[in-house]
This record gives sequence, structure tokens and C1' cells, in this order.
RNA sequence: CAGAGUAGGGAACGGCGCGUUAAGUGCCGCCGGAUGGGAAGUUGUCGGCGGACGAAGGGCCAGGCUCGCGGUGCCGUUCCCGCAUCCGCUG
Repeated sequence: CAGAGUAGGGAACGGCGCGUUAAGUGCCGCCGGAUGGGAAGUUGUCGGCGGACGAAGGGCCAGGCUCGCGGUGCCGUUCCCGCAUCCGCUG
């Protein structure tokens, strides 16, 4: 000097679900956790509490099933993006 490594994020496809009698998602505030191999952290992210706002239902119908809707949850595959300081690893 160069490289590897990774928290996490986005998209597509597939599967199994949740809600539609409104949770979830998104927004704001407070507190806390983890966060390249190690330390630590102002990036990003997750959890909890509180607040404001807010929705697309329909068909058959005996049961119940089914088609939608939600900037909906999880898992798998692929692609893209990806931390900075010190030390460490490879050349």
C1' cells in the first nucleotide's frame, strides 16, 4: 500500500402464516441491547414503554371454504449495498 472478514438493509421468487370485529407496518418521544477476529462506538439496526395518525372487503354458504386487501410475520434461494478508530489476519 492492497485484500479478506461482518451487524444489518433492499429487491425478486417460492412456501407456511397473521389481521381485515385492526393487530401488524410506517411516524414521533424516552430507555436499553447486540454490533467485521478483539476493544470500544457518534453509522445503520433490534427490543420495551408511551403518543399521534390510519385501512377493502367480497362470493358461495348448513358447517365452512375461497378470491382479494395490508407500504402484514417467519423461513429458504438468488442478486445488490454494507460499518469508521486502534490492534490483529493475508500478500
RNAcentral holds the sequence, with entries from MGnify. THF (Tetrahydrofolate) riboswitch aptamer from a bovine gut metagenome, 91 nucleotides, folded computationally.